[in-house]
Molecule: small-subunit ribosomal RNA
Organism: uncultured Ignavibacteriota bacterium
RNA sequence: AAAUGUACUACGGAGAGUUUGAUCCUGGCUCAGGACGAACGCUGGCGGCGUGCCUAACACAUGCAAGUCAAGGACGUAGCAAUACGGACUGGCGCACGGGUGCGGAACACGUAGGUAAUCUGCCCUCCAGGGGAGAACAACUCGUCGAAAGACGAGCUAAAACUCCGUAACAUCUUUUUUCGGCAUCGAGAGAAGAUCAAACUUUCUGGGGGAUGAGCCUGCGCCUGAUUAGCUAGUUGGUAGUGUAAUAGACUACCAAGGCUACGAUCAGUAGCUGGUCUGAGAGGAUGAUCAGCCACAUUGGGACUGAGAUACGGCCCAGACUCCUACGGGAGGCAGCAGUGAGGAAUAUUGCUCAAUGGACGAAAGUCUGAAGCAGCAACGCCGCGUGAGGGAUGAAGGUGCUCUGCAUUGUAAACCUCUGUAGUCGGGGAAAAACGAUGGGUUACUACCCAUUUGAUGGUACCCGAAAAGUAAGGAUCGGCUAACUACGUGCCAGCAGCCGCGGUAAUACGUAGGAUCCAAGCGUUGUCCGGAUUUACUGGGUGUAAAGGGUGCGCAGGCGGACUGGUUAGUCAGAGGUGAAAUCCCAUCGCUCAACGAUGGACCUGCCUUUGAUACUGCCAGUCUUGAAUUAGGGAGAGGUUCGUGGAAUUCCGAGUGUAGCAGUGAAAUGUGUAGAUAUUCGGAAGAACACCAGUGGCGAAGGCAGCGAACUGGCCCUAUAUUGACGCUCAGGCACGAAAGCAUGGGGAUCAAACAGGAUUAGAUACCCUGGUAGUCCAUGCCCUAAACGAUGAUCACUUGGUGUCGGCCGCAAGGUCGGUGCCGGAGCUAACGCAUUAAGUGAUCCACCUGGGGAGUACGCUCGCAAGGGUGAAACUCAAAGGAAUUGACGGGGGCCCGCACAAGCAGUGGAGCAUGUGGUUUAAUUCGAUGCAACGCGAAGAACCUUACCUAGGCUUGAAAGGCCGUCUAAACCCAUGAAAGUGGGCUACCCGCAAGGGGGGCGGUACAGGUGCUGCAUGGCUGUCGUCAGCUCGUGCCGUGAGGUGUUUGGUUAAGUCCAGCAACGAGCGCAACCCCUGGGUUUAGUUGCCAGCACGUAAAGGUGGGAACUCUAAACCAACUGCCUACGCAAGUAGUGAGGAAGGUGGGGACGACGUCAAGUCAUCAUGGCCCUUACGCCUAGGGCAACACACGUGCUACAAUGGCAUCUACAACGCGCUGCAAUACCGUGAGGUGGAGCGAAUCGCUAAAAAGAUGUCUCAGUUCGGAUCGGAGUCUGCAACUCGACUCCGUGAAGUUGGAAUUGCUAGUAAUCGCUGGUCAGCACACAGCGGUGAAUACGUUCCCGGGCCUUGUACACACCGCCCGUCACGCCAUGAAAGCCGGGAGUACCCGAAGCCGCCUAAUAAGCGUCUAAGGUAAGACCGGUGAUUGGGGCGAAGUCGUAACAAGGUAGCCGUACCGGAAGGUGCGGCUGGAUCACCUCCUUU
Repeated sequence: AAAUGUACUACGGAGAGUUUGAUCCUGGCUCAGGACGAACGCUGGCGGCGUGCCUAACACAUGCAAGUCAAGGACGUAGCAAUACGGACUGGCGCACGGGUGCGGAACACGUAGGUAAUCUGCCCUCCAGGGGAGAACAACUCGUCGAAAGACGAGCUAAAACUCCGUAACAUCUUUUUUCGGCAUCGAGAGAAGAUCAAACUUUCUGGGGGAUGAGCCUGCGCCUGAUUAGCUAGUUGGUAGUGUAAUAGACUACCAAGGCUACGAUCAGUAGCUGGUCUGAGAGGAUGAUCAGCCACAUUGGGACUGAGAUACGGCCCAGACUCCUACGGGAGGCAGCAGUGAGGAAUAUUGCUCAAUGGACGAAAGUCUGAAGCAGCAACGCCGCGUGAGGGAUGAAGGUGCUCUGCAUUGUAAACCUCUGUAGUCGGGGAAAAACGAUGGGUUACUACCCAUUUGAUGGUACCCGAAAAGUAAGGAUCGGCUAACUACGUGCCAGCAGCCGCGGUAAUACGUAGGAUCCAAGCGUUGUCCGGAUUUACUGGGUGUAAAGGGUGCGCAGGCGGACUGGUUAGUCAGAGGUGAAAUCCCAUCGCUCAACGAUGGACCUGCCUUUGAUACUGCCAGUCUUGAAUUAGGGAGAGGUUCGUGGAAUUCCGAGUGUAGCAGUGAAAUGUGUAGAUAUUCGGAAGAACACCAGUGGCGAAGGCAGCGAACUGGCCCUAUAUUGACGCUCAGGCACGAAAGCAUGGGGAUCAAACAGGAUUAGAUACCCUGGUAGUCCAUGCCCUAAACGAUGAUCACUUGGUGUCGGCCGCAAGGUCGGUGCCGGAGCUAACGCAUUAAGUGAUCCACCUGGGGAGUACGCUCGCAAGGGUGAAACUCAAAGGAAUUGACGGGGGCCCGCACAAGCAGUGGAGCAUGUGGUUUAAUUCGAUGCAACGCGAAGAACCUUACCUAGGCUUGAAAGGCCGUCUAAACCCAUGAAAGUGGGCUACCCGCAAGGGGGGCGGUACAGGUGCUGCAUGGCUGUCGUCAGCUCGUGCCGUGAGGUGUUUGGUUAAGUCCAGCAACGAGCGCAACCCCUGGGUUUAGUUGCCAGCACGUAAAGGUGGGAACUCUAAACCAACUGCCUACGCAAGUAGUGAGGAAGGUGGGGACGACGUCAAGUCAUCAUGGCCCUUACGCCUAGGGCAACACACGUGCUACAAUGGCAUCUACAACGCGCUGCAAUACCGUGAGGUGGAGCGAAUCGCUAAAAAGAUGUCUCAGUUCGGAUCGGAGUCUGCAACUCGACUCCGUGAAGUUGGAAUUGCUAGUAAUCGCUGGUCAGCACACAGCGGUGAAUACGUUCCCGGGCCUUGUACACACCGCCCGUCACGCCAUGAAAGCCGGGAGUACCCGAAGCCGCCUAAUAAGCGUCUAAGGUAAGACCGGUGAUUGGGGCGAAGUCGUAACAAGGUAGCCGUACCGGAAGGUGCGGCUGGAUCACCUCCUUU
């Protein structure tokens, strides 16, 4: 020295909430952490150590903060004197330190490293040298004068270490000069000669000189805030010469000469700021900061100035000027707390007019000592850090009380308390009691001696710290929080109120979010809040970001500066790397050890201070210098393609116009029209002519160009590119801020031109309107020349250049090759790795690297304002802030939606039948009315609905009369005993009275009942948006999901899509899916065929009896029927098609054929759908009433509107007579036969029947016969009159029915609209429930019994796939602009006010300097503070009015955008319009849909 091992030590990076229905990304906002010279709120026991006007550098009363020296002289007092004491004065030293503050200053002010050969330095140290003599004054003092004072003046006396002169002159300095050595350019060091100048009282001290130390001055490199909406600045300015000046350099100053100097590496200007060590934060890099401590600077009431001095341009000195304050006799004077205390003021806010010089330090002194608001201490303040305490152990009756609850009780507060045992910190009391002290002085010892030793003495803090003892749990806990982030939950109150809130957000009657309480959590003598800084924020990205679509590539090129740069060699060593040296103050931070009982705090040592400088070395890389090379770049030769550009010509088609001919009534235009045009002849057609503009086909994700852009043909001029191959130059390159040039369309200017088209404009339509879309016209413009403008979705939304990195397939140009093919340069598509948030990109990169430029940093305000600049203008470029929001945004996902697309279904349309809408009536609803017309239901999915039946009742409503433990229930207490009956009154309910006095038991008591009281009952009162249950609806639509796997960062997808098929997510095939569940279907019921069993009340074929007739009777069990079980149908069979599923067939068979018909059955869910009045129920509300009883009324009203029905309008009918055939059902408070009465409703009467037995019960339409004959009728029956019947306590309001009479509207129904696909529609009657009575309604039953469906274009609803979306409360969505109102900030503005700076000029204090003088003074001059004048520039405030902007639960007008948003949208520009906006021209796709073309992929 290195390596290895071991041990020790130190250090180290966390995220979350919030955009969405959900997701990923981008991106902002917010939070958790730490810190503070803090403040505020609530609270507060002790100690230690620190810290304490951040605001008004605002004004200051009072006291103190700088004096000292007597061993210098004189004076005064005392004393006889020696001597002692005293204050002033002269003189020396000090007062330039210490202490304070941060105004100014962006600067050599500060920091760091250097220089001074360009300098000074009192006191201190060291070395060398020296010391003779003389003289004249001035204070104090005395006398006098002036003044209010401050003070001033005159005369006189006097000393010195004060002052002056002479002598000596070494050293030193200066001038001239000789010379040696050295260096760094000016120069430095030394030796000698001549001249000039300067000394001294004491000896501790002084003088001269050399050196040192300390301190200071000046100079330099580097570092050091913001603004370019500050781009040019500068005349002493830059340099030179000669001077002046200084301690010293220097334009520092002066004169003259030259014309320089600074600046994009940011000058100048403006704003802000003391700088640093450090402090806070951070993983670090950084960021912020500059209190206390320390270094430097600046300042001292504001400004200027010098004097003295070693040092000042002087905080407690001087002069002048200004402002202010004070004194004044008004004539004049005095003052400066940013020293320590303290006062006022300001402010959210910051302390005592304390003690001591004992220690440390300073001034003076020989010293004692004096002075010291420096300092040491104490006081005040939880302001901070640190430490301690408020007790510890045991203790379950889990006490009481509180709180909560599912409330005989449980949970919690909680071992918490009580209670028992113990301890004694702090506090209290008593006792003891420091270190900090060393000097010095005095005394003594010793010594050559100041040295040294011993003793005594000296403490503000302070009787403090500390120690000992005593008593006693006794004296000592609060604050915030508890929705998420974020640890911690319940009750009550409140009811979008009061309030909370850091962000998201809570609060509209069940609030863990407000307030209170209980409980809990976190900290703790503190806890929270506010403010500020860093962090988190990789959110300015050096470490460590981005720019296709999120913010962001300049419209394009050329190119100076700048940045970067190929290969080889040599040199140099600037960068770079390494070693060494110097420095990087101390304190701080870190480590170790030590001291205060611990800690904070402090001490010692180490480490660190990442920097700068010097020096030595290394030489790979970069730079620089030199030389060389050819591969980058360029040139040359030969070929090639092209709408590249400019100019001049030229061609045909078309359009319009003009002329002429033919010809006649229209043409044109549209969704439909009209304006327009045409009988004065259009359109059409033929011929001729004129003009201007544009160039069909070719034509192509073809070509060229830097981009914009470029298209008939020919010529001239001209730029660039590509290929092949030879030669040449030799890095000549890349990029590019400023700069220059080009730059679609629109627009501007001047002059042409003007056919078409066409902003504006006009007219016609459309429309609620239509300043639009459509139509008819039409001017600028569109075209040319010249000059401007300079912007576009100027886009590939993708800057330029270079290199590298799998492939496939088209196409354009060149070259090679016979060809296949290869290669170079372009241009497309598809795809791999990789990248990306995803979409996508992918050798033409958005991959991997390099260089340079441009740009971004939340949304809005706003590409706006102001300023500057360009432009003729329009306008362009550059480009903010206040304020406001918590988002704005990208991509993708699932839905929903579309006046998007495809496929499919449904009585959805179509095809049919019958209706509704018109009439009358019934019924329900709305509205109106009313004392009340109770309440609910309100698009489909309320309206013959709740209500399967309101005269009273019902009944909930109204009026009136009554009751108050109640009409009904059960409990408790007290008291008294029946129920019933009778009378009066009343509308009744009820009230009053009379009469009477229960049962069991011996008794106690029990039972029943009444009365009084008490908790409670009661409520059809509210909330269906607190609920359960039930129900409607989409919809009997075919869907809705899950597990595992797979794909995707993820939401999510796949499965469930696709091709077929089905009524069906039914089934089949295929497939990264494989399976499964809820739905579909089936299982259940009715009906349709059959079999078996059974046979009364049903049945009657055969046998028998019997009647007027009759299953009436015996009997039968065959048939019908009844009602139980079973069979039967499955595309099973056949044919065709098909992989299959399946479909088709007037197939077969069969009672039935493809779900046979019908019913019940309703997936996940939607509509805060309906119901608190069926019921149940939380909460709220009423309690002599919102409860209960009673009578009467109302629910039945009636100008009107709507829904649902009935009856009709008639002949397929009405009427009359005759006559046939059902089914489901119902009946004892009932159905009721035969019979009799009544025209009839019905009545009388009562056989039979609790019913396959008896009854309701007659079915009706149909059929037969007759009549009516098309009319308001023999249709129709409303309405009204009369007379009745029935039910019922009661038919007036308000029942049904009957008879007689009356005989309305209505002659098939506008717009519109409903139902129905087969035993259906239509039509006909019957039954039942409700019910005393009341049915045109409802629920069922059977009879008769059709028509039509080509088909899916359209309307409605639904299903699946796909597409767009700015919607997700989901199109009844979202959303834009004007106008109106309120609030806020801001721009402009006639002006007004203020500010700092500069320029020119005037005046000019004090003072230095100069002149004058022998000298001083006076005077004069230059400079100059303050002041004044003038013209501007800049900044700030304010301002009638005015412009836009932002924000604001429910304002107005429209509907611009998002879907093809109903005219695709957007960009630039121009014109127009209440507004969004419209239109023209050019551009973009960030346009849907259909078709076509081209290319690609798969089979």